[in-house]
Context: one part of a larger RNA
RNA sequence: GGAUUAACGCUGGCGGCGCGCAUCAUACAUGCAAGUCGAGCGAGGGCUCUUCUCCCGCAAGGGAGGGGAGUUCCUAGCGGCGAACGGGUGCGUAACACGUGGGCAACCUGCCCCGUCGUGGGGAAUAAGCCCGGGAAACCGGGUCUAAUGCCGCAUGAGGUCACCGAUCGCAUGGUCGGUGAAGAAAGCCUUCGGGCGCGAUGGGAUGGGCCCGCGGCCUAUCAGCUAGUCGGUGGGGUAACGGCCUACCGAGGCUUUGACGGGUAGCUGGUCUGAGAGGACGACCAGCCACAUGGGGACUGAGACACGGCCCCGACUCCUACGGGAGGCAGCAGUAAGGAAUCUUCCGCAAUGGGCGAAAGCCUGACGGAGCGACGCCGCGUGUGGGAUGAAGUCUUUAGGGAUGUAAACCACUGUCGGAGGGGAAGAGAAUGGACGGUACCCUCCAAGAAAGCCCCGGCUAACUACGUGCCAGCAGCCGCGGUAACACGUAGGGGGCGAGCGUUAUCC
Repeated sequence: GGAUUAACGCUGGCGGCGCGCAUCAUACAUGCAAGUCGAGCGAGGGCUCUUCUCCCGCAAGGGAGGGGAGUUCCUAGCGGCGAACGGGUGCGUAACACGUGGGCAACCUGCCCCGUCGUGGGGAAUAAGCCCGGGAAACCGGGUCUAAUGCCGCAUGAGGUCACCGAUCGCAUGGUCGGUGAAGAAAGCCUUCGGGCGCGAUGGGAUGGGCCCGCGGCCUAUCAGCUAGUCGGUGGGGUAACGGCCUACCGAGGCUUUGACGGGUAGCUGGUCUGAGAGGACGACCAGCCACAUGGGGACUGAGACACGGCCCCGACUCCUACGGGAGGCAGCAGUAAGGAAUCUUCCGCAAUGGGCGAAAGCCUGACGGAGCGACGCCGCGUGUGGGAUGAAGUCUUUAGGGAUGUAAACCACUGUCGGAGGGGAAGAGAAUGGACGGUACCCUCCAAGAAAGCCCCGGCUAACUACGUGCCAGCAGCCGCGGUAACACGUAGGGGGCGAGCGUUAUCC
């Protein structure tokens, strides 16, 4: 000098774009953050129409109950898809975690795209409902009834799988093609009757993932030896898949001064800061990957999890209780307490972009789009512009003449940020409707200089000097050093220098 997720002191007008718990991965009140589909299914309810019975009334009409039909209406339950994305955090991890380059004759892939072949015929349940019962609650039990794109057999099998045989090829295991045999599938809904959406099997693609290997990137030898599933083999198991991944047996290996093992520290990267570069330091925001979700362990479901707002167990903690028993997990968005030098609103909206579900209308979305707070940073603008000497007053100084503040002010002329009125665009798709921001930005008109400057420094380094006070005191200080009676170094004032809505200080990095 530059930089910072900064903090502190003094000061503070506006706007744009960013950034905003670095400490306690501490504990959390409250609300919201993942639902959706009635065009899969039964049931219940609402509304409309109609009909019957009963009651009140002379009638018009009103009320109660039952049946039927319709319905772009609602939904607790069964079922499907989603909930494995999106969002947060950096604890752990020195590791194939990450980066980069390869490999899988050792793998999977819901939804999506392009093909091929099917979608035949049956059955048994169960939730909801109804009737009982237990419990303070959370909830639970029994009986009975019922549906499905829920569940289970049967039939069929182009293709695929497995076994055997043959041919051919190859990098060992094996790949490809042909033949024979075996087991194995499905679900319907809507319709304007044209069809549309689905379902099963299978080939290919796309996307996403799993696994393996080479290389690369911290400190420490005041850590020198480490290792029994350890290293290899065989059989078996397991997985989507290779493998000591697991297991039984057999062998005795494997790693290491090119630093094993141990200890410390740490998420990694694209990048960021600095520097002429080489390099050094860092990894906040944004993006990719990883890990985690109160501490620890486990599996279930599923195309995908060992699953933040799922389940089970153990521990700590908190809450409810009728003492028998239950409930919970903000490292989601806000917000609270605590810790700390220190870090925001319990805001608006799904209008846009994106995501889930749905045929669609649409619903959900604290992702996101916005607004709010904070000079935390960068950038832009303003606090006026021009004229104005007799050089006013005041103040400071003085050799008492004067000098400085200083065109500075006053004064004259002008301009117009703020404010008031005014009011679009951002919208693309299926007919219309449809904007949170927001009465905001921009544009136009009118009025008034009206409301807007500070901070640090002035001995040398280093730009800027005098007076008074003080008297090794009080104090200053980054280094050298100032202060003991004329201090340009302390304090105040006048003047000056620097930067400017900021200026200084502290901390850290180059």

Predicted 3D model of a 510-nucleotide part of an RNA (small-subunit ribosomal RNA, 5' domain) from an uncultured Chloroflexota bacterium.
The prediction has a mean pLDDT of 82.